A computed fold for a 250-nucleotide part of an RNA from a Sphingobacterium corticibacterium, annotated as large-subunit ribosomal RNA, domain VI. The sequence was found in a public genome assembly. The prediction has a mean pLDDT of 86. Rfam family: Bacterial large subunit ribosomal RNA. Rfam links the family to the GO terms ribosome and structural constituent of ribosome.
Context: one part of a larger RNA
RNA sequence: CGUUGGAAGUUUGAGUGGGUCUGGCCUUAGUACGAGAGGACCGGGCUGGACGCACCUCUGGUGAACCAGUUAUGCCGCCAGGUGUACUGCUGGGUAGCUACGUGCGGUCAGGAUAAGCGCUGAAAGCAUCUAAGUGCGAAACCUGCCACGAGAUUAGGCUUCCUUACAGGGCCGUGGGAGACUACCACGUUGAUAGGCCGCAGGUGUAUAGAUGGAGACAUCACAGCUGAGCGGUACUAAUAGCCCGAAG
Numbered sequence: 001c002g003u004u005g006g007a008a009g010u011u012u013g014a015g016u017g018g019g020u021c022u023g024g025c026c027u028u029a030g031u032a033c034g035a036g037a038g039g040a041c042c043g044g045g046c047u048g049g050a051c052g053c054a055c056c057u058c059u060g061g062u063g064a065a066c067c068a069g070u071u072a073u074g075c076c077g078c079c080a081g082g083u084g085u086a087c088u089g090c091u092g093g094g095u096a097g098c099u100a101c102g103u104g105c106g107g108u109c110a111g112g113a114u115a116a117g118c119g120c121u122g123a124a125a126g127c128a129u130c131u132a133a134g135u136g137c138g139a140a141a142c143c144u145g146c147c148a149c150g151a152g153a154u155u156a157g158g159c160u161u162c163c164u165u166a167c168a169g170g171g172c173c174g175u176g177g178g179a180g181a182c183u184a185c186c187a188c189g190u191u192g193a194u195a196g197g198c199c200g201c202a203g204g205u206g207u208a209u210a211g212a213u214g215g216a217g218a219c220a221u222c223a224c225a226g227c228u229g230a231g232c233g234g235u236a237c238u239a240a241u242a243g244c245c246c247g248a249a250g
């Protein structure tokens, strides 16, 4: 921009893409078969591999702005305690998120029409013949059902509701996000929990400084302390103010 008034929501499915894999074991059954050796079809059950999708409860990884330990050196006048630099100085851990090495799930199965092939009935050709008329089976291939997208499907679809003179609705702007390159999408904008702050809790680290007590001292106890990013819940303290623009035919 179109879809022949403008919107909001919800759909149909033309069409497109994906998926379609496979091993082993048990049983049927040491049965059928076979002199024996050996050894099934059909059917039932269990468990894997690779691949794919989703997720983070568990197990791990990461986690430069979380916690602790520690070396050298500079500084904060000194002690103590901190802080800067040294690859994030090094080391040990680690929430959220993101992840696989982790977890869950998937292929199943069924129908239709068939291929080779196997048939039934059956003439031409008194027989025979699956074929000429007719008719039945038959494969991981084909078409459906499964998953995703999908009305620019210009054949531009359907349904429900709203709006009628500047209205319905949308946008700008702002606070943000499990959404994201931008855009878009989603939530919220005081009739408010959208983000930050604050409070509480979970989780992490591992028991802070100072002090007191005990001890000769190291150290221990008071103290599961102190500190703490993303998590959960609450709370208008801060910021989402005010406003502007677009917006239709007969």
Stems, first nucleotide, its partner, number of pairs: 001152001005163007015149004021049007033038001051106005059100004066093005071086006109145004117137004169246004173189005194239003197235005203228003211222004